Predicted 3D model of a 74-nucleotide RNA (transfer RNA) from an uncultured Eubacteriales bacterium. It was read from a public genome assembly. It matches the Rfam family "tRNA". The family's RNA type in Rfam is transfer RNA. Rfam's curators write: Transfer RNA (tRNA) molecules are approximately 80 nucleotides in length.
RNA sequence: GUUUCCGUAGCUCAGCAGGAUAGAGCGCACGCCUCCUAAGCGUGAGGCCCCGGGUUCGAAUCCCGGCGGGAACG
Numbered sequence: 001g002u003u004u005c006c007g008u009a010g011c012u013c014a015g016c017a018g019g020a021u022a023g024a025g026c027g028c029a030c031g032c033c034u035c036c037u038a039a040g041c042g043u044g045a046g047g048c049c050c051c052g053g054g055u056u057c058g059a060a061u062c063c064c065g066g067c068g069g070g071a072a073c074g
């Protein structure tokens, strides 16, 4: 340089033939349980979905351009 994949919660990821209030596990906070801790159970907080633009009545999802990361080839 070319091709290709990825970017969604603190972490690992699902959601991607447009319309749900944006989800799960782990972690975190609080409570229950326990002599205490761990485990277990319950509740909760936390993301304007990498950035900008476009299409559309409507975009995490489609299109274009950036930025960042991975892989293959040269």
Stems, first nucleotide, its partner, number of pairs: 001073007010026004019057001028044005050066005
The coordinates come from a structure-prediction model, not an experiment, and the mean pLDDT is 80.